[in-house]
Small-subunit ribosomal RNA from a metagenome, 1510 nucleotides, folded computationally. The sequence is in RNAcentral, with records from SILVA. The prediction has a mean pLDDT of 83.
RNA sequence: AGAGUUUGAUCAUGGCUCAGAGCGAACGUUAGCGGCGGGCUUAACACAUGCAAGUCGAACGAGAAAGUACCUUCGGGUGCGAGUAAAGUGGCGCACGGGUGAGUAACACGUGGGUAACCUACCUUUUGGCGCGGGACAACGGUUCGAAAGGACCGCUAAUACCGCAUAAGCUGUUGACGGCUUCGGCUGUUACCAGGAAACGGUGGCUCCGGCUAUCGCCAGAAGAUGGACCCGCGUCCCAUCAGCUUGUUGGUGAGGUAACGGCUCACCAAGGCUUAGACGGGUAGCUGGUCUGAGAGGAUGAUCAGCCACACUGGGACUGAGACACGGCCCAGACUCCUACGGGAGGCAGCAGUGGGGAAUAUUGGACAAUGGGCGAAAGCCUGAUCCAGCCACGCCGCGUGUGUGAUGAAGGCCUUCGGGUCGUAAAGCACUGUGGAGGGGGAAGAACAAGUUUUAGGUUAAUACCCUAGAGCCCUGACGGUACCCCUUUAGCAAGCACCGGCUAACUCCGUGCCAGCAGCCGCGGUAAUACGGAGGGUGCAAACGUUGCUCGGAAUCAUUGGGCGUAAAGCGCGUGUAGGCGGUUAGUUAAGUCGAAUGUGAAAGCCCUGGGCUUAACCCAGGAAGUGCAUUCGAUACUGGCUAACUAGAGUACAGGAGAGGAUAGCGGAAUUCCCGGUGUAGAGGUGAAAUUCGUAGAUAUCGGGAGGAACACCAGUGGCGAAGGCGGCUAUCUGGACUGAUACUGACGCUGAGACGCGAAAGCGUGGGGAGCAAACAGGAUUAGAUACCCUGGUAGUCCACGCUGUAAACGAUGAGUGCUAGAUGUCACGGGUUUUGACCCCUGUGGUAUCGUAGCUAACGCGUUAAGCACUCCGCCUGGGGAGUACGGCCGCAAGGUUAAAACUCAAAGGAAUUAACGGGGGCCCGCACAAGCGGUGGAGCAUGUGGUUUAAUUCGACGCAACGCGAAGAACCUUACCUGGGUUGGAACCCUCUCGAAGUCCUCAGAGAAGAGGAUGUGCCCUUCGGGGAACGGGAUGUUCAGGUGCUGCAUGGCUGUCGUCAGCUCGUGUCGUGAGAUGUUGGGUUAAGUCCCGCAACGAGCGCAACCCUUGUCUCUAGUUGCCAGCGGUUCGGCCGGGCACUCUAGAGAGACUGCCGGUGUUAAACCGGAGGAAGGUGGGGACGACGUCAAGUCAUCAUGGCCCUUAUGCCCAGGGCUACACACGUGCUACAAUGCCGACUACAAUGGGCUGCGAAACCGUGAGGUCUAGCCAAUCCCAAAAAAGUCGGCUUAGUUCGGAUUGAAGUCUGCAACUCGACUUCAUGAAGCUGGAAUCGCUAGUAAUCGGAGAUCAGAACGCUCCGGUGAAUACGUUCCCGGGCCUUGUACACACCGCCCGUCACACCAUGGGAGUCGGAUGCUCCAGAAGUGGCUGAGCUAACCUUCGGGAGGCAGGUCCCCAAGGAGUGUCCGGUGACUGGGGUGAAGUCGUAACAAGGUA
Repeated sequence: AGAGUUUGAUCAUGGCUCAGAGCGAACGUUAGCGGCGGGCUUAACACAUGCAAGUCGAACGAGAAAGUACCUUCGGGUGCGAGUAAAGUGGCGCACGGGUGAGUAACACGUGGGUAACCUACCUUUUGGCGCGGGACAACGGUUCGAAAGGACCGCUAAUACCGCAUAAGCUGUUGACGGCUUCGGCUGUUACCAGGAAACGGUGGCUCCGGCUAUCGCCAGAAGAUGGACCCGCGUCCCAUCAGCUUGUUGGUGAGGUAACGGCUCACCAAGGCUUAGACGGGUAGCUGGUCUGAGAGGAUGAUCAGCCACACUGGGACUGAGACACGGCCCAGACUCCUACGGGAGGCAGCAGUGGGGAAUAUUGGACAAUGGGCGAAAGCCUGAUCCAGCCACGCCGCGUGUGUGAUGAAGGCCUUCGGGUCGUAAAGCACUGUGGAGGGGGAAGAACAAGUUUUAGGUUAAUACCCUAGAGCCCUGACGGUACCCCUUUAGCAAGCACCGGCUAACUCCGUGCCAGCAGCCGCGGUAAUACGGAGGGUGCAAACGUUGCUCGGAAUCAUUGGGCGUAAAGCGCGUGUAGGCGGUUAGUUAAGUCGAAUGUGAAAGCCCUGGGCUUAACCCAGGAAGUGCAUUCGAUACUGGCUAACUAGAGUACAGGAGAGGAUAGCGGAAUUCCCGGUGUAGAGGUGAAAUUCGUAGAUAUCGGGAGGAACACCAGUGGCGAAGGCGGCUAUCUGGACUGAUACUGACGCUGAGACGCGAAAGCGUGGGGAGCAAACAGGAUUAGAUACCCUGGUAGUCCACGCUGUAAACGAUGAGUGCUAGAUGUCACGGGUUUUGACCCCUGUGGUAUCGUAGCUAACGCGUUAAGCACUCCGCCUGGGGAGUACGGCCGCAAGGUUAAAACUCAAAGGAAUUAACGGGGGCCCGCACAAGCGGUGGAGCAUGUGGUUUAAUUCGACGCAACGCGAAGAACCUUACCUGGGUUGGAACCCUCUCGAAGUCCUCAGAGAAGAGGAUGUGCCCUUCGGGGAACGGGAUGUUCAGGUGCUGCAUGGCUGUCGUCAGCUCGUGUCGUGAGAUGUUGGGUUAAGUCCCGCAACGAGCGCAACCCUUGUCUCUAGUUGCCAGCGGUUCGGCCGGGCACUCUAGAGAGACUGCCGGUGUUAAACCGGAGGAAGGUGGGGACGACGUCAAGUCAUCAUGGCCCUUAUGCCCAGGGCUACACACGUGCUACAAUGCCGACUACAAUGGGCUGCGAAACCGUGAGGUCUAGCCAAUCCCAAAAAAGUCGGCUUAGUUCGGAUUGAAGUCUGCAACUCGACUUCAUGAAGCUGGAAUCGCUAGUAAUCGGAGAUCAGAACGCUCCGGUGAAUACGUUCCCGGGCCUUGUACACACCGCCCGUCACACCAUGGGAGUCGGAUGCUCCAGAAGUGGCUGAGCUAACCUUCGGGAGGCAGGUCCCCAAGGAGUGUCCGGUGACUGGGGUGAAGUCGUAACAAGGUA
């Protein structure tokens, strides 16, 4: 510090997710030791049991028992125990310490101040005192009630308990006087008078002459301090405005009461105030802080442990006591709960420490000790102390240590992988040599302890005192829960001590096996459908390590709420527009002030923590000491540039006055013509109207058309213009009246009067609503007609609201420049509107120029890009509004507005990992432009109808083997299924196999025969010995049979979606790319686009491109002309011969053959064209613009085809899915389709005769001639290994004859009979022949195919395969046409451009209803619960007031009584409770509304292309 994820790719926007750190954690797996910390986050739920606050005999009275000793009359007594225990009076403490965080949004807390408005026990200092009296009550004793808890009555008694009096320096109060200070309220000092108010002759010690003295503790009244507290104030302190108004003791005053004290704190009266958008009131949540976690910081989150403050103590209320409480282990009352009960009544409060139940994912021992620290009481010893110190449990956290160290290569065994070579675990192990932390055994053994007290003693003080006591010091003595712990020493053995997660990317780490969209994984993206580095296991690796992972939560990354540090034209985001309140901001100069601002000082900012330095535990964590920091607050002093306040001035901002012209600016009234419609009349006749085409409709009752007249309403053609005006909405005939604003010009005046603008107020298109008018045209709804699968639409004919006017409402629009307002600054060019100046002129235009508007282009700059660009989206400032992923949703609920429709404000649950912007490339479009092709058109001939052949589908079957499926499967693989082929089926067999290698054995090899069998397989026999070496015994090579073993063979079994190779197709279409450069942030672009031209990215020109490659073309083959060479098997012009046949001699001229060359290049001429490329025409030429044909197929596309040609990964079978054999099947047949053949006839058929080819093939072959057969063919052989012989007859054509339009002399299917040939074998299932038979069919619906010249059509010939078996396929020649105006349309393709929501790319994407399942949510008759307001009722305990006829010790008394007090009564207030009525929140609810998500459901096709109606 970043990364992954939207796309085919890119940039930017934007969310989601990850890597880091942390935790009082929990869970899973695992676990050796120690140190230091931490440990109910949930039920402030309920609690058994024990303990957690007592102490003082030196305040007081009283005072046991057990036990023991002695005595005893055995009843008991006395002493000790013991002035002890226990209890009581009294004092102090119990208000601390400890717990918890429910409540509390508050002066609760933090921080800084104030109290001149206060209190403070114990403690310290200081001043002055402690005199004289009195009466009770507990305990105790007696009587008595009660189950108990607890009482009642009578009697006795003490005090440092209670009460009275005296005294009064201070003190308090009233009234004066005089100073000082002051916030003017008062405070304070001195002084005078009056009044008031206290205590414990107590305790203890020493001495004593018994009077007292003295010491100390204690007590009282003051003054001060310290400590602790109380109250007040400034500032800070969560969320919701879908909480906007709240308040009656409320706000203030006067008086009184009350309090420690100010105060509506309380009361009476008076006034009507007080708070609030700087957020009152209400609701929700929450203890606050130092700090803690995170972060670079600013911030954000948090408030366990430790520390400060607050609040609470079962829930609610209340007071008492006290210095202090409205009191955790006190009291009273009410309530809930629990317990005891004799049923009459009582008792209790763990949010103290342990512990229990419960809740929960989850949190410990009913431990030890007061040794230390601290607290209470006490003079002290001491007692008490679950505070505290320790121990126990728990890997909960942090820190440290160990589980060994060194050496060791046959790289052991074994595992795993393997390309079979090896690699890896791996120096790892073993082995050898060492060490001893932890553990175990044994031994030693701390610090924490020093006070105090006691005792001895020294010095000082007090004193009459060398007693006592106090202070300071020294010595001695005593005290340890932890704990025989830490630590140290000795011994012992490598022995007892390693796991967890991960390994697709992010993110370090890879292979095998299993599984097969299953099981599963997953933080995000995403893996898994037979080769998974992503699932599970294994090996290996990576990371951390006594832990490792997971989950949850916080901060970070996130600049993703942006102060630091973001945005708003199109990504989310500018209010529709204005006026203007509060607020914010604000021109120039001078002075003053010092609020902001800046500086300095002082105080404070607790300790702990963080940071730095040093120190202590062996180190560290941890602990200790010191420092720094604590950015804050307050006070004082200073500075005065800027901001603010005040004062005085200025004119550049703003405004006013004056003069002008421009304008669809607004309102009202009037007027006008054109057009539509309607009405009346005339002319006139059969249609009109409407559409893609029609129909509905109108019209013979006279329409449409046309002429004249009239009525009525609405809108204003041309002018008209990126022209004008207005804030926006908006404004358009003409005239008048009223009226707003802007602009220009020149002076004068005011003197900052300005800008923006939350709320507020006003304006605000269309549609809509209300009332009343009006209504010509148009026209939602509606009706009809069409279209359509449907058509609740688009089109047509009608047509009502409405559109118009007046008044009122509504308040929204893509109200858009998708761009808030204002000010200043920053190149220009061009047009236009308004006004002005200059120049010129009689004037106008042109030209130059100023101000204000408006529009286009453009520099810098900005922007993600598109684009913006002085009218900014540039550079800055001021103010307002708005945004924070998509969906849910601008929805629900609530509020406000509205007559309604609805508007405005505006969520959540849930769900997704995207949604969206700009630009790029491709693809696509029922977008556009240009161009090509037998693409259409123009023609010729077919297919589709018939019969047959053949292939396919389907069906059938034991099997009908398999593959190929739009073009680009279907006479295709198959250039040839009777057996074989053959892969299929049935049946019969076989198991190391039909093959190879090694080893052993037998035999050369081979040939022939017999038997059984369907055959395969099997049994038996005969014959035969070769080659090389030899020591003659034998051995070896090759081959055959058998056997064992080892790698196994074999598979037309699966996967063409694991592959190679080959092939098809777009397409012989003209395209596809690269290097360098340039442009762009980038994907990419440029080049390759443009203007011409071509069959062509062919060529030329131009050009930020310049070049190059694969394609095109050419080079290759063939054909067309000529030349040369050569001349047999070919040829024959001339010569000779001839049996008349190039047959022979001869020749090679010619044809031909097959080699080598020539030839054609837009080369030449003319024209057009840009002087180019090229095109058009012409000449010459056998051939002319690629001469014809072939081979040749760019980058790529289709997961195209083929695992059954072959090869091959993986998987599968292995007495079978292999191999052998016989028979069957691939040849089936209701039917459908493709491709062909033959026809339907006279341009024909039949018969007879007569011509003319080329290419090929031939020895297991072609086979002449001759003979036989009607024929297929047979017999016999000549010739030929072929320019020699044969196949071989070419056919159409031609000549002659017949047929005469008919199912025929057309057509030949089908069937019968008889044959031929091939072959081991023609039954299933061959071809051919002869005779006989003689079916359909008379030119073929919708639709569809081929072909542009030696082509179509037509005619025959040959070949491959092959024993035989073509109507198929391939090749060959013969005869030999028609037509092309042209590119509108169909199909396919190329280039450019445009749109796109497509990129699996239009066979794309995608919307809504309905149906089903699930989820969350709104409404809902209600119902249940909680909170709360108001009005009543009620009124415990208790303070206070009043009363107090009852009771009454202290004091007074004249002895009668009084003062004072108490009980009781009553009044106010008031908790619980009750009743009624509202409000809010939550749960639930038949039914219901929409929403979301789901596999391949249903219906349509709305959107994206002109998406087919933009």